[in-house]
Two RNAs folded together computationally: RNase P RNA and transfer RNA, 407 nucleotides in total.
RNA sequence: GCAGGCCGGGUGACCGCGGGUUCCUUCGGGACCUCGAGGAAAGUCCGGACACCGCAGGGCAGGACGCUGGUUCGUCUCGCGAGAGGCGGCCCAGGCGGCGAAAGCCGACGGAAAGUGGAACAGAAAGGAGACCGCCUGCCUCGGGCAACCGAGGUCGGUAAGGGUGAAACGGUGGGGUAAGAGCCCACCAGCGGUCGUGGCGACACGGCCGGCUUGCCAAACCCCGUCCGGUGCAAGGUGAAGCAGGCUCCGCUGACGCGGCCCGCCGAGGAGCCGGGUACACCGCCAAGAGAGAUGGUCACCCUCGACAGAAUCCGGCUUACAGGCCUGCUACA
RNA sequence: GCCCUCGUAGCUCAAUGGACAGAGCACGCGCCUCCUAAGCGCGGGAUGCAGGUUCGACUCCUGCCGGGGGCA
Repeated sequence: GCAGGCCGGGUGACCGCGGGUUCCUUCGGGACCUCGAGGAAAGUCCGGACACCGCAGGGCAGGACGCUGGUUCGUCUCGCGAGAGGCGGCCCAGGCGGCGAAAGCCGACGGAAAGUGGAACAGAAAGGAGACCGCCUGCCUCGGGCAACCGAGGUCGGUAAGGGUGAAACGGUGGGGUAAGAGCCCACCAGCGGUCGUGGCGACACGGCCGGCUUGCCAAACCCCGUCCGGUGCAAGGUGAAGCAGGCUCCGCUGACGCGGCCCGCCGAGGAGCCGGGUACACCGCCAAGAGAGAUGGUCACCCUCGACAGAAUCCGGCUUACAGGCCUGCUACA
Repeated sequence: GCCCUCGUAGCUCAAUGGACAGAGCACGCGCCUCCUAAGCGCGGGAUGCAGGUUCGACUCCUGCCGGGGGCA
């Protein structure tokens, strides 16, 4: 330095708080025993159980996810059954890419050769692009020269080697070639597509041959492909008790409400708004913490490394965020 | 407890992913006026925070922070 795991004050005494069993009671309570926060209880970001919406139906829209194999758990479908398959989460192993000297870490990791679109500024040109400077042939003018030719300016063209701009300029190096140049040609290297072989269950890797010589970036832009997804959430929802007073408007059997972004299918009689009146209680859901939203603490003594972040509210799994300090194990590098 | 929604100057609002994030009111200074107001000119001041994608982020994505609303 890296990875994994664990603890996160300890012991004793006394007092107090909440729940439960048993016993006592003057029904107010009391006695004994026992249980009483976390690794994140947090954020509510995902997924599930569970509950209700008549069934949870079809399509569009929308959303989520996206390398491979496997174990396990959950759920769904098929099957008489043994079982098989789909999907999702954790985990394990691996492939590919990136970072690091290494141990190792990170990855929103399908498609840019289906289509649409974007790339400001700078720059000549921003995607089958492009001639600003530069380089070069020809022609014209001027100057020099006996001439060959040289220099300057202009012009029609050629040229992507060099300069310059940019985040990015259409393979790299070397040679040949040329007026100058250029995959124009060749060798090597990098990369792409197709095909074959080998290894692997597979993602993929390695190698041979062929091809055109390069087909770049962005999908956390639209989109395309594949798989999955009905909605609402314990203030869901159910039972009991108490109390009260209705009024107005609108929609509806030509189908309201249910049904939520839309349509279809289904169902079949009530529904919505405003004003006014009443009650805001108990139990279940709900737990070896568990209710009312409220409990889970305090004092003293001793010890040490002097104690961080933080407090359950239906439950479970994952993710993320906060966290003083300490312990254990393995590995890497240097001395 | 559960769910929804929103964060840009002091306030109210703009900004197809592209220069230095603009405008009105407010604030400060100056001009005008005897003084104030109005008017004119100039100026300061902001993307809630941290990462990521991208050449480039107010905008896209993720996680925190804060505000508002609804449900018995």
Rfam match: Bacterial RNase P class A. The family's RNA type in Rfam is ribozyme. Its family is annotated with ribonuclease P activity, dimeric ribonuclease P complex and tRNA processing in the Gene Ontology.